[in-house]
RNA sequence: UGCGCAUAGCUCAGAGGUAGAGCAACUGCCUUUUAAGCAGUGGGUCGAGGGUUCGAACCCCUCUGCGCACA
Numbered sequence: 001u002g003c004g005c006a007u008a009g010c011u012c013a014g015a016g017g018u019a020g021a022g023c024a025a026c027u028g029c030c031u032u033u034u035a036a037g038c039a040g041u042g043g044g045u046c047g048a049g050g051g052u053u054c055g056a057a058c059c060c061c062u063c064u065g066c067g068c069a070c071a
Stems, first nucleotide, its partner, number of pairs: 001069006009023004017054001025041005047063005
């Protein structure tokens, strides 16, 4: 200097219209108990700040952190 990534505790989806899955956690059922299984519940100011738009996780700009490439 260029490119990419940042979304739930973890791993990741999410094509401008009120944000989801799996695992994990919690509750209940089942079981002598645990595990497994079944049913359900909670959990997010979408890295920060601005801009565009009726409306932004998504488009634009800047910044921060991390990774890769060239030198």